[in-house]
Molecule: Glycine riboswitch aptamer
Organism: Acidobacteriota bacterium
RNA sequence: CGAGGCCGUGUGGGAGAGACCUCACCGGACCCGGUGAGGCGCCGAAGGGGCAUACUCCCCGACAAGCUCUCAGGCGCCAGGGACCGCGCGGAUCAG
Numbered sequence: 001c002g003a004g005g006c007c008g009u010g011u012g013g014g015a016g017a018g019a020c021c022u023c024a025c026c027g028g029a030c031c032c033g034g035u036g037a038g039g040c041g042c043c044g045a046a047g048g049g050g051c052a053u054a055c056u057c058c059c060c061g062a063c064a065a066g067c068u069c070u071c072a073g074g075c076g077c078c079a080g081g082g083a084c085c086g087c088g089c090g091g092a093u094c095a096g
Stems, first nucleotide, its partner, number of pairs: 001096001006091008018040001020039008041075003047071001048069003055061001
C1' cells in the first nucleotide's frame, strides 16, 4: 500500500394479501368519498418464536434459514415500512 470478508452510512431497486361486513363521525340533494373502531377473511421479506443434521464411544449439547408459526407488523391508490441485491463513502482488522 492493501483485495476479500465484517460493521456503519448515503443512494437506487424491492414482493405478498379484502375496492369485505357493521357501527360512529365529517363532506354530500341521492349515489358516493374520507377517517376511526369492531368483526370475519387473508399476507410474510421489519422484529420475534420453533425445528433437522453434521459433530460426539454414549449421554448431554448442537449456530440456523428465503423453512415454519403468525405474537408483533401488514392487506385498493398514495405515503410509510421492507428481508435481500447493486453502487458510492467511511471505519477496524487482515491474506498478500